[in-house]
Molecule: Metazoan signal recognition particle RNA
Organism: Umbelopsis isabellina
RNA sequence: ACCGGUACCUUAGCGCAGUACUGUCAACCAAGCGGUGGUGGAGGGAUGAAUUUACGCAUUGUGGGUUUACGUCUCCAGUUGUCCCACGUUGAUAACAGUGUCUGGUUGAGAAUGAAGUCACCAGUGUAGGCUUAGAGGAGUCUUAGCCUACGCGGGUAUUAAAUAUGUGGGUAACGCCAAAGUCUAGGUAAUAGAGCAUGGAAAACCGCAAGCUUCAUUCGGCAAGCAGAUGGCACGUUUAAGUGGAUCGCAGCUGGAACGCCAUAGUGGUCGUGGAGACUACCCCUUGU
Repeated sequence: ACCGGUACCUUAGCGCAGUACUGUCAACCAAGCGGUGGUGGAGGGAUGAAUUUACGCAUUGUGGGUUUACGUCUCCAGUUGUCCCACGUUGAUAACAGUGUCUGGUUGAGAAUGAAGUCACCAGUGUAGGCUUAGAGGAGUCUUAGCCUACGCGGGUAUUAAAUAUGUGGGUAACGCCAAAGUCUAGGUAAUAGAGCAUGGAAAACCGCAAGCUUCAUUCGGCAAGCAGAUGGCACGUUUAAGUGGAUCGCAGCUGGAACGCCAUAGUGGUCGUGGAGACUACCCCUUGU
């Protein structure tokens, strides 16, 4: 010398008490005087400062107003433009009473069905029948030269509105043709020949079927032509010539509406502003001390 200090509250004022904050090595008793005990530096200035408080600004609630006008980086809705993305001169957008896709007649080809039809000329050759010519023979018959008719084969041509020389069956209704056992007839025996049933054969009497081809009619629809109608979308074409669409509610405007602005009061304590108080405080300065 120190053993606390500050603010609020209380009070005439201070102290004490109470509340809050804060410091020390520093406690206990007492209440308006101080004592016991402890410690060794103490006090002041300046500086910085935890914390606390007032006001303003800001902000929230409640109540009352205004809500004509004005203002608002408060909100909602709408709208224009911009930013972004996609597509776009390899053609966005718009236009055409365009074309097709859709519907319905007409015409034509096709397919199916049905009906009708599928010719003619020249040459050659074959088969069958008939007629005729000339000759031989004892008959059956043989040889020979032609004509006519019907049908078949395959070659050439080109007539018809059109058109294959198509294929196939029957040919037992005894009717055609060929081959024809047996049989009959002719024959001196015969050779042989004729007729020809059964039976067999098939370019070729005749009768059918089928295909191809042609014409006509009917029906059908995954065909074609053009016409009429319909037409939202899609595709294509011609003209035009640079935007169109989407997304985002980002940005900037405009319009309309809502809310707010004002007064009073009660709160909040905000990286805001202006102040007050302020424990404590390194270094520094001053005074002082056993």